Small-subunit ribosomal RNA from a marine sediment metagenome, 1512 nucleotides, folded computationally.
RNA sequence: AGAGUUUGAUCAUGGCUCAGAUUGAACGCUGGCGGCAGGCUUAACACAUGCAAGUCGAGCGGUAACAGGGGAGCUUGCUCCCGCUGACGAGCGGCGGACGGGUGAGUAACGCGUAGGAAUCUACCCAGUAGAGGGGGAUAGCCCGAGGAAACUCGGAUUAAUACCGCAUACGCCCUACGGGGGAAAGGCCGGGAUCUUCGGACCGGUCACUAUUGGAUGAGCCUGCGUAAGAUUAGCUAGUUGGUAGGGUAAAGGCCUACCAAGGCGACGAUCUUUAGCUGGUCUGAGAGGAUGAUCAGCCACACUGGGACUGAGACACGGCCCAGACUCCUACGGGAGGCAGCAGUCGGGAAUAUUGGACAAUGGGGGCAACCCUGAUCCAGCCAUGCCGCGUGUGUGAAGAAGGCUUUCGGGUUGUAAAGCACUUUCAGUAGGGAAGAUUUGAUCCGGUGUUAAUACCGCCGGUGAGUGACGGUACCUACAGAAGAAGCACCGGCUAACUCCGUGCCAGCAGCCGCGGUAAUACGGAGGGUCCGAGCGUUAAUCGGAAUUACUGGGCGUAAAGCGUACGUAGGUGGCUAGAUUAGUCGGAUGUGAAAGCCCUGGGCUCAACCUGGGAACUGCAUUCGAUACUGUCUGGCUAGAGUAUAGUAGAGGGAAGUGGAAUUCCGGGUGUAGCGGUGAAAUGCGUAGAUAUCCGGAGGAACACCAGUGGCGAAGGCGGCUUCCUGGACUAAUACUGACACUGAGGUACGAAAGCGUGGGGAGCAAACAGGAUUAGAUACCCUGGUAGUCCACGCCCUAAACGAUGUCAACUAGCCGUUGGAGGAAUUUAAUCCUUUAGUGGCGCAGCUAACGCGAUAAGUUGACCGCCUGGGGAGUACGGCCGCAAGGCUAAAACUCAAAGGAAUUGACGGGGGCCCGCACAAGCGGUGGAGCAUGUGGUUUAAUUCGAUGCAACGCGAAGAACCUUACCUGCCCUUGACAUCCUGGGAACUCUCUAGAGAUAGAGAGGUGCCUUCGGGAACCCAGUGACAGGUGCUGCAUGGCUGUCGUCAGCUCGUGUCGUGAGAUGUUGGGUUAAGUCCCGUAACGAGCGCAACCCUUGUCCUUAGUUGCCAGCGCGUAAUGGCGGGGACUCUAAGGAGACUGCCGGUGACAAACCGGAGGAAGGUGGGGACGACGUCAAGUCAUCAUGGCCCUUACGCCCAGGGCUACACACGUGCUACAAUGGCCGGCACAAAGGGAAGCAAUGCCGCGAGGUGGAGCAAAUCCCAAAAAACCGGUCUCAGUUCGGAUUGCAGUCUGCAACUCGACUGCAUGAAGUCGGAAUCGCUAGUAAUCGUGGAUCAGCAUGCCACGGUGAAUACGUUCCCGGGUCUUGUACACACCGCCCGUCACGCCAUGGAAGCCGGUAGUACCCGAUGACAGUGUCCCAACUUCGGAAGGAACUGUUUAAGGUAAGAUUGGUGACAUGCCGGCUGGCCUAGAGGCUUGGCCCAUUUAACAUUG
Repeated sequence: AGAGUUUGAUCAUGGCUCAGAUUGAACGCUGGCGGCAGGCUUAACACAUGCAAGUCGAGCGGUAACAGGGGAGCUUGCUCCCGCUGACGAGCGGCGGACGGGUGAGUAACGCGUAGGAAUCUACCCAGUAGAGGGGGAUAGCCCGAGGAAACUCGGAUUAAUACCGCAUACGCCCUACGGGGGAAAGGCCGGGAUCUUCGGACCGGUCACUAUUGGAUGAGCCUGCGUAAGAUUAGCUAGUUGGUAGGGUAAAGGCCUACCAAGGCGACGAUCUUUAGCUGGUCUGAGAGGAUGAUCAGCCACACUGGGACUGAGACACGGCCCAGACUCCUACGGGAGGCAGCAGUCGGGAAUAUUGGACAAUGGGGGCAACCCUGAUCCAGCCAUGCCGCGUGUGUGAAGAAGGCUUUCGGGUUGUAAAGCACUUUCAGUAGGGAAGAUUUGAUCCGGUGUUAAUACCGCCGGUGAGUGACGGUACCUACAGAAGAAGCACCGGCUAACUCCGUGCCAGCAGCCGCGGUAAUACGGAGGGUCCGAGCGUUAAUCGGAAUUACUGGGCGUAAAGCGUACGUAGGUGGCUAGAUUAGUCGGAUGUGAAAGCCCUGGGCUCAACCUGGGAACUGCAUUCGAUACUGUCUGGCUAGAGUAUAGUAGAGGGAAGUGGAAUUCCGGGUGUAGCGGUGAAAUGCGUAGAUAUCCGGAGGAACACCAGUGGCGAAGGCGGCUUCCUGGACUAAUACUGACACUGAGGUACGAAAGCGUGGGGAGCAAACAGGAUUAGAUACCCUGGUAGUCCACGCCCUAAACGAUGUCAACUAGCCGUUGGAGGAAUUUAAUCCUUUAGUGGCGCAGCUAACGCGAUAAGUUGACCGCCUGGGGAGUACGGCCGCAAGGCUAAAACUCAAAGGAAUUGACGGGGGCCCGCACAAGCGGUGGAGCAUGUGGUUUAAUUCGAUGCAACGCGAAGAACCUUACCUGCCCUUGACAUCCUGGGAACUCUCUAGAGAUAGAGAGGUGCCUUCGGGAACCCAGUGACAGGUGCUGCAUGGCUGUCGUCAGCUCGUGUCGUGAGAUGUUGGGUUAAGUCCCGUAACGAGCGCAACCCUUGUCCUUAGUUGCCAGCGCGUAAUGGCGGGGACUCUAAGGAGACUGCCGGUGACAAACCGGAGGAAGGUGGGGACGACGUCAAGUCAUCAUGGCCCUUACGCCCAGGGCUACACACGUGCUACAAUGGCCGGCACAAAGGGAAGCAAUGCCGCGAGGUGGAGCAAAUCCCAAAAAACCGGUCUCAGUUCGGAUUGCAGUCUGCAACUCGACUGCAUGAAGUCGGAAUCGCUAGUAAUCGUGGAUCAGCAUGCCACGGUGAAUACGUUCCCGGGUCUUGUACACACCGCCCGUCACGCCAUGGAAGCCGGUAGUACCCGAUGACAGUGUCCCAACUUCGGAAGGAACUGUUUAAGGUAAGAUUGGUGACAUGCCGGCUGGCCUAGAGGCUUGGCCCAUUUAACAUUG
């Protein structure tokens, strides 16, 4: 410090998620030791039991218990007596129970924090001053008696005090009218020289205690400034309320309380209300600023079962005190009583979850005491818990045969791994044994010395010394010894983020997951294993906080299009504000002082072996207050100025606004004339209008609305908006020059005004247009688009509504920052040809564009640039601008404005493709123009479907379907049925035997099984070996079994379309672009020109084969012109190379030449020559890629599967089935023809298990026979159409040949299922084919025959060959396909895309809902405990008394108040669906020996209540 995730990719926006640190944690797995810390976050729920606050006999009367001592009785171990001693139950009295300890319910507050203040109190403590004289009457206890279950209470008698009450005194104190008046006390203990004594003491001294008062210290109370959570869907709150006067009250100021007077006080700087919350030092996080938090420790506050109240006291409205009310629990004799763990342990409950009913007062501290000492669950320790932090250990060294085992493997190995074993060492920690600190002393009995007090060497206090003794922890820490590697490692993860990889299992199953996402048969993502990685006595998960998140932005964000500028203006509060002088010093800056508790954090020392931890010092605490200084800037005050702003004067332009009037054109309607059959409307029609006279046309009239041309990215206005002309009223802007005012300004939360259209209300108006509506069309439908009509409305007046893509999607104001070109309104100037032009300047309004900005697009003086001021708004998408609440509205609705739930995205700009019933250009038998077909018939063949034991498998739009298959009767064959074999039909290795092999017989469908006969080979180093056969064992063979979506190879297709890319450079943040686009041209990215591109590659073309012309060479089996021979005839023969031909090599064609067009190019058009002319014709040749295209059944191959079978052998069957559908063909439907006869002309092939001639036989298929030929020699072999002649005469025929019958031929082991051909007979459909659809542009289509592969036999298929031989192309609008440029896109699996809404069913969350049930706060009224205060005829009554009283108490009354009740509202939460089944209850009926129950009403009684109601 960042990363993942939106996309095909990119940039930016934006959310979600992760890596870090942390915790009072919990859960899962695991667990050796120690130190230091921490440990009910939930029910402020309820609590059994024990303990947590007592102490003082040196205040008092005393003696219940214990001990000692003394005494008595006697039974010699018991009872009784004596307060004599130590002591001490209960009691009176003093001090302390207001501290310490717990908890966080309440509290949004002077509660807390911080800094200040004045009107106060303060026990014990310290210091000062003064005092402490003399009396009195009671009362607990004890004793006696009474009541009660108890708690406890009552009566009588007696008694003490440091208890209580007077009197005296009063320096200071308090009150005062300044004359005066008032008010205290207590003694105890210790010691003692003289004196006195009732022998107790007095007295003196000391000490503790006491009284009054002053000051201090400490603690507490009160007041104030500032700070301290959320909500405005809480906007007004307040009656003791705000202030004053007087009085009361308090320790003290004060409406704190009362009376009177005034009408104030608080609030947008957020009052009131609601919700939540103890606050702080600090803690966690963060670079910081911040954010979150308030356990432990420390400070403050509040509370003590809930609510209220006071008493005592220095202090409380009191956790372990009191009274009352309430709820709950307990005791009870039913009459009454008792209690309060949010103290320490502990229990129940709640909860994911939090410990022992421990030890000790040894230390520290607290209370009491003179002290000893007592008390102390404060505290110090121990126990439990990995809850956290820190430290240590679980061994160390050596050890390669790289052991065994595991895992994996390409089978070689690799890895676990120096790891283990083995060898040599060590002993921390734990264990056992022994030793053994510190925490303990300022305390302290005793003794000694000094000193103070004093009369004192006494006592007592202080200082120093001596020093018996005191430890819960504790079997302590620590040290030593002993034995032995001995007792001690796990957890999570391994697809990316994120360090770490393989095998097996599973097969969208099981499962994982923080986000993206894995899993559908080869999962590094699931589960297991091996290995690895990270941490380590822990490791993971969950929850929570901060961070990353600049994702609320103060530091540090945005608003044209991503979320975001209010529709516009005016203006209040507020914020901000020109130049200059002076004053002030509030802000600001500097110094000083005080404070900012301690702890913590940080720095630096020290102590535990280190560390955590503890401890000394420092720094810091960024703050607040006071004070001194500075005075630039801001503020404030006082002056001045004119550049901002405004006013005046003179002009200018304008659809600026309002009102009144007025004009012409047009539409419609009405009246009249002319006139006749249509008009109107549309893509085409129809509805509609018209012979009752329309449309058209002319004249006249009515009425309403809108204002052509001018007219313009022209003008005006704040925006909405504004358009004939005239008049009146009126707002603003601009220009020029001077004068005046003197900052008067800008923005603007609330507020106010304006605000298109539609809509609403009332009243008018209504020509045209026109929602709704009606009709006609269109359509599958057409509630639409089109047409004919037509009502609200549109118009006017008045009043509402208040919203728009109210847009420049751009708030207002001001300043600054290159240029160029238009246009509107002004002002000034120039030369002049006085139309106009040019220059300068100003206010608008437009187009380009530099810098700059921007994610890009773009903006660019009219900013989206650079700055300043102010306002508004945004914070992921959906839910939703919705619900609820409030405000506004007549309504429609508007404004304000959430949450639950849900997703991992949604959105912006640009890029490359693809697509478009977008555009431009171009091409193709693509259309058009033609010729011939298919689709109808019969048959052949393939496919689907169906059937079947099987009808083996594959191919399925173009690009499957006469396809794999260039040929299924057996074989093929993979399928089915049946019979067999199991190292196998085939390969390699091993062992044994045998040459191999040939023949015969029997059984069987055959495979096979059995029997018999013949035969002894080759090489040899004599051991044996090679080939072959049989048998056996196991490794293995075998599979046309699966996966073409695991693959190689091969192939199809777009497409022989002209495209597809790269290097360097340049442009762009980038994806990418450029090049390859543009202008021409081409069959072509072919070539030329231009050009931030320059080059290059794969494609195109050419090179290759064939064909067309010529030449050279060579002439056999080919040829034969000329010469010769021969024949009935024939290159038959001699010869010949001329020709044809054959087959080798050359030539030829390149837009080369001429003319024209073109840009001086490329090229195109025409021509010449030429056998051939513009790639001459044809072929082979197929770029980057697409279709998970096809093929595991050609072959090869990974993985999976079968192994007496999914392998192998054999026989028979099937692949040939047949209602039907489709594709591809053949033959036809006839006269351009059929039949019969005659006769002519090819090319290219094939031939030895072959082609076969002449001859003979057969009607024929064919048979017989065999010359010749391994082929330019022989054979297949007849070419056919054509041509010549004849016949048929338009008919289901002399067309057509299917089907069927009979008889044959050939091949073959075998033609039944299931071959081809022949003859005779039979003679079906079919008379040119619906919608639709295919091929072809020249030697082509069409038509005619010929050959070949496969093959025993079997083509209408396939491949090849020649013969005859056309028609048409204007052209590119349209259909299909393709190329290129451009444009739009929400598509990228790419239009076979994406995607919207209703409906049906189920589920989730939420709003409303008649109501129902709760909570909370307030108001009004009723009742009103305890207490306090006040009042009163009455009653009671110690210490005082001047005997009159005073003081005190009781009772009653009043005021105040908690709890409670009633009423109407407010606010908030929950619920608001049933049916069926089961269980329980209720009711009815029936049964029943006995017993009894339930319900309703009335009356009576009791309880309860203020009364009613309720209950019994």